[in-house]
RNA sequence: GGACUCGUAGUUUAGUGGCUAUAACGCAACCUUGACGUGGUUGAGGUCGGGAGUUCGAAUCUCCUCGGGUCCA
Numbered sequence: 001g002g003a004c005u006c007g008u009a010g011u012u013u014a015g016u017g018g019c020u021a022u023a024a025c026g027c028a029a030c031c032u033u034g035a036c037g038u039g040g041u042u043g044a045g046g047u048c049g050g051g052a053g054u055u056c057g058a059a060u061c062u063c064c065u066c067g068g069g070u071c072c073a
Stems, first nucleotide, its partner, number of pairs: 001072007010025003018056001027043005049065005
């Protein structure tokens, strides 16, 4: 220098053009207990790495760019 691949909540992740993005763990409150734990209910938490474009509509498609990984030179 070139090719491929990954980036979504604190962590691990679902999603393959269509409702204001999903779950688990973790976190907070409440119920339960003499207390802790377990269990249950509810809730908070996301510029979908960044920018631009295509489209009525983009996490998803295209281009540029940043970071991690693999391969070639």

Background
A computed fold for a 73-nucleotide RNA from a Candidatus Nanoarchaeia archaeon, annotated as transfer RNA. The sequence is in RNAcentral, with records from ENA and MGnify. Taxonomically the source falls in Candidatus Nanoarchaeia (Archaea, Nanobdellati, Nanobdellota).